[in-house]
FMN riboswitch aptamer (RFN element), 112 nucleotides, folded computationally. It was read from a public genome assembly, where an Rfam model found it. The coordinates come from a structure-prediction model, not an experiment, and the mean pLDDT is 81.
């Protein structure tokens, strides 16, 4: 180094836009993507995490082309998707939440 316990610190973004309208979550247009992995950067490959459920478990979405040994991940075009509670209606507004949290950094110690 590396393993192991204990600690600490960090850990989710986005419209008070336009137009209609009695109002609006409508319609336009705009803007946002936790966390590990994957041969090379990923919201839509695979896991996991928030939510629900007593438990078992449940819980979104992508194609085509292109460059490359290698990219559903980068570049070009066109697409989709977004918990739960409020609300007839919400990814972006209220709220539970000054919470949880995959995990990530560091320190202290053991142990090799």
């Nucleotide at each position: 180094c590396c393993c192991u316990u204990u600690c600490u610190u960090c850990g989710g973004a986005a419209a008070c836009g336009a137009g209609a309208g009695g109002a609006a979550u409508c319609u336009c247009u705009a803007c946002u993507g936790g966390c590990g992995g994957u041969g090379a950067c990923a919201g839509c490959c695979c896991g996991c995490g928030a939510g629900c459920g007593c438990a078992a478990g449940c819980u979104g979405a992508u194609c085509c082309g292109g460059u490359g040994c290698a990219a559903u991940u980068c570049c070009g075009g066109a697409g989709c998707c977004a918990a739960c509670a409020g609300u007839c209606a919400g990814g972006u507004c209220u709220g539970g939440a000054u919470g949880g949290g995959a995990g990530a950094a560091g320190a202290a110690a053991g142990c090799c």